[in-house]
Molecule: transfer RNA
Organism: Patescibacteria group bacterium
C1' cells in the first nucleotide's frame, strides 16, 4: 500500500427482502425475608463508530474517512 471481515445499551450480541431499535447479563425501585441471597414485577439505559448521498422512509443500500481483526506486498 492492497484485499477482505468487523464496529447496535455498562458488557455478550440478535436484528429476514430498507417499514416501531430488542435479548441475555449488569444497574435501580418495589414485593417477599428479622438481614442478604435467589425469586417475582415494573423502570433507566441506545446521536446503530463518524461524516455525505440514495430514499416517503436506512442500523440495513452507495461512497468517504476512523477503530479494530486479518490475508497479500
Nucleotide at each position: 500500500g492492497g484485499g477482505c471481515c468487523c464496529g447496535u445499551a455498562g458488557c455478550u450480541u440478535a436484528g429476514c427482502u430498507g417499514g416501531u431499535a430488542g435479548a441475555g447479563c449488569g444497574c435501580c425501585u418495589g414485593c417477599u425475608u428479622u438481614g442478604c441471597a435467589a425469586g417475582c414485577a415494573g423502570g433507566a439505559g441506545g446521536u446503530c463508530a463518524g461524516g455525505a448521498g440514495u430514499u416517503c422512509g436506512a442500523a440495513u443500500c452507495u461512497c468517504c474517512u476512523c477503530g479494530g481483526g486479518u490475508c497479500c506486498a